[in-house]
Transfer RNA from an Anaerolineae bacterium, 73 nucleotides, folded computationally.
RNA sequence: AGCGAGGUAGCUCAACUGGUAGAGUGGCCGGCUGUUAACCGGUUGGUUGUGGGUUCGAAGCCCACCCUCGCUG
Numbered sequence: 001a002g003c004g005a006g007g008u009a010g011c012u013c014a015a016c017u018g019g020u021a022g023a024g025u026g027g028c029c030g031g032c033u034g035u036u037a038a039c040c041g042g043u044u045g046g047u048u049g050u051g052g053g054u055u056c057g058a059a060g061c062c063c064a065c066c067c068u069c070g071c072u073g
Base pairs, nucleotide, nucleotide: 001072002071003070004069005068006067007066010025011024012023013022019056026044027043028042029041030040031039049065050064051063052062053061
């Protein structure tokens, strides 16, 4: 330098062929227990890497750029 995969909640990851962004874990509150842990219930969480474009509507499509991993040279 070229090609491919990826970037979504604090963390690990979902999200169908474009149609209100979710789960687990974590945080907080409560229950249980002599106490902690475990377990149970509730609650809390997002500029979907950045900037444009297409569209009635974009996490998903198009363009440019940034970052991570891999392959080729």

It matches the Rfam family "tRNA". By type it is a transfer RNA. Gene Ontology term of the family: triplet codon-amino acid adaptor activity.
Its mean pLDDT, the model's own confidence on a scale to 100, is 80.